[in-house]
Context: one part of a larger RNA
RNA sequence: ACCAAGCGAGGGAACUCGGCAAAUUAGCUCCGUACCUUCGGUAGAAGGAGUGCCUGCGAUUUUAGCUCUCGCUGGAAUCGCAGGUCGCAGUGGCAAGGGGGUCCUGACUGUUUAAUAAAAACAUAGGAAGCCGCAAGCCCGAAAGGGUGUGAACGGCUUCUGAAUCCUGGCCAGUACAGGUACCUGAAACCCGGGUUCAACCGGGCUAAGGGCCUGCAAACGCCGGGAGUAACUCUGACUCUCUCAAGGUAGCCAAAUGCCUUGUCGGGUAAGUUCCGACGUGCAUGAAUGGAUCAACGAGGGCCCCGCUGUCCUCGCGUAGUACCCG
Numbered sequence: 001a002c003c004a005a006g007c008g009a010g011g012g013a014a015c016u017c018g019g020c021a022a023a024u025u026a027g028c029u030c031c032g033u034a035c036c037u038u039c040g041g042u043a044g045a046a047g048g049a050g051u052g053c054c055u056g057c058g059a060u061u062u063u064a065g066c067u068c069u070c071g072c073u074g075g076a077a078u079c080g081c082a083g084g085u086c087g088c089a090g091u092g093g094c095a096a097g098g099g100g101g102u103c104c105u106g107a108c109u110g111u112u113u114a115a116u117a118a119a120a121a122c123a124u125a126g127g128a129a130g131c132c133g134c135a136a137g138c139c140c141g142a143a144a145g146g147g148u149g150u151g152a153a154c155g156g157c158u159u160c161u162g163a164a165u166c167c168u169g170g171c172c173a174g175u176a177c178a179g180g181u182a183c184c185u186g187a188a189a190c191c192c193g194g195g196u197u198c199a200a201c202c203g204g205g206c207u208a209a210g211g212g213c214c215u216g217c218a219a220a221c222g223c224c225g226g227g228a229g230u231a232a233c234u235c236u237g238a239c240u241c242u243c244u245c246a247a248g249g250u251a252g253c254c255a256a257a258u259g260c261c262u263u264g265u266c267g268g269g270u271a272a273g274u275u276c277c278g279a280c281g282u283g284c285a286u287g288a289a290u291g292g293a294u295c296a297a298c299g300a301g302g303g304c305c306c307c308g309c310u311g312u313c314c315u316c317g318c319g320u321a322g323u324a325c326c327c328g
Stems, first nucleotide, its partner, number of pairs: 001323002004320001006318003010314002014312001019309001027051005036041001038163001052085015086090001098307007105299002110122002126161007137148004165293003169224003174221002177216004183212003190205005225243005252286001253283001264280005
C1' cells in the first nucleotide's frame, strides 16, 4: 500500500448522479394502529411495554401406580399469577423487517434478453372486431396426407385493447375491405371481315375478373382548420361575420415518460429547489380500445420529501487476519 472484517470523540447526508455502501430495525407476548379503500385490505401500519434465573401457587392437556367407584400419590408438556434475585445489558450467542408521506408507471401473481438490460417490455383475467355450418375456416405439405380435432358457434382460428369503475365524441374525402351495378371500360381464345397459294399480320364484334359508378364500414389504416369584429374604465369575448373542409379535437387530461420557447407563471416545501408536489393552459406537437380519465392492492420499476441511523462526508485515527514490501 492493497484486501477482508472490527471500533471510533463531536457533527449527522454537509458525500454523491443517486444515502451507493455501511449503519439502524429485527424473534415472541401484550397494548395500540391513520389516510384511503374494489370493504377483502391498508397492517407486522405507525407507536409503546415486556422478555433472564430462583421459589411458591393455580389452570389446561396427557400419562403411570394404587383404588369397586369417588379419589389418592407421582411424571410430562403448555399457560398464567405472586414473591425474590443478579448484571450496563435477559430474543444477553447464532438467527432475526428500518419506517413514513407523495407523485409517475404497469391493475395484480407470473414471463423475458442462458453469459452486460427483470423493466414502464411480454403475458394476464376482462373488452371488442373479423373468418368459419364442418368434405368449414385457419395452419403445414409439391401431392398424398396431417394439425386445430376424443373438437362443432357457450366452439375453433385471426387481430386489436389490457383488472374493476366512469366513459369511449365527430369524419367514409383518401387508402383498405365488403356489397351492388340499367350503363361505360375491359386481354387472349372464339366469331366476322381484310390480307396471303397457305400463313404471319391488320380491323371489327362478344366477354370474365378487375376498374369506372353507387352504397356500407373507423374497437378498419387513419384524420379531427383559418381570418376579422363585438359587453356601461380596461381586459376578455358568451355573440356576429367570413373563407374553407370528409369532418374541423367532444368528454377528459396536461410544461405530463407527451411543452420547442422553458429554469413558462403562481402557490407549497428549503435560509437558498433547472428536480419534486398542487394549480393555470397561450397544448411547437394531449385526447378517447393506435384507448381517455381515475384508481384500493401489488412492484428487487422511476422521481421527490421526512424521521431514525450511521466513517458517505467534515477528517481521519486505531488495532486484527492475509498479501505485498524490508531485514535475517
Large-subunit ribosomal RNA, domain IV from a Candidatus Bathyarchaeota archaeon, 328 nucleotides, folded computationally. The source organism's lineage runs through Archaea, Thermoproteati and Candidatus Bathyarchaeota. The RNAcentral record of the full RNA draws on ENA.